[in-house]
């Protein structure tokens, strides 16, 4: 320095243009217990890495930047 990949709730990871963005673990309240733990049951937390462009429409496609990961020199 050059290629390829990845970046979505605290976490690990789905969604690959179509209009409310989800799961699981956590976390909180509630039931349940003498009490904890398991269990049920609600709920709280995202402006999808940051700027821009395409498009009636963008987490999803183009660019550039920023961090990470591998490989090459």
């Nucleotide at each position: 320095g050059c290629a390829u990949c990845c970046u979505u709730g605290g976490c690990u990871c789905a969604g690959g243009g179509g209009u409310u963005a989800g799961a699981g673990c956590g976390c909180u309240g509630c039931c349940u217990u003498c009490a904890c733990a398991c269990g049920g049951c609600a709920g709280a937390g995202g402006u999808c890495g940051u700027a821009g462009g395409u498009u009636c429409a963008a987490a999803u496609c183009c660019u550039a930047c920023a961090g990470g990961a591998u490989g090459c020199a």
The RNA shown here (transfer RNA) has 73 nucleotides and comes from Candidatus Falkowbacteria bacterium LH_S3.